[in-house]
């Protein structure tokens, strides 16, 4: 160099088909219940610029363009 994937919560992911009405799940992590103490269940709650930047639209994690990371394959 040319090509195809992938990018969302601390981690692993799902949501993308067909744009639509609070942006999830587990796992982790705080309290709090139980306990004599943990573990282990239970209950509640934090935690997100949906990798950046512009464009389309009444509306974008979702569609179009350029980058930027990382995998794969061809040269």
């Nucleotide at each position: 160099g040319g090509g195809c994937c992938u990018g969302u919560a601390g981690c692993u992911c799902a949501g993308u088909u067909c744009g639509g009405u609070u942006a999830g799940a587990g796992c982790g992590c705080u309290a709090c219940u139980c306990u004599g103490a943990u573990a282990a269940a239970g209950u509640a709650g934090a935690g997100g610029u949906c990798c950046c930047u512009g464009g389309u639209u009444c509306a974008a994690a979702u569609c179009c363009a350029g980058g930027c990371a990382g995998g794969c394959c061809c040269a």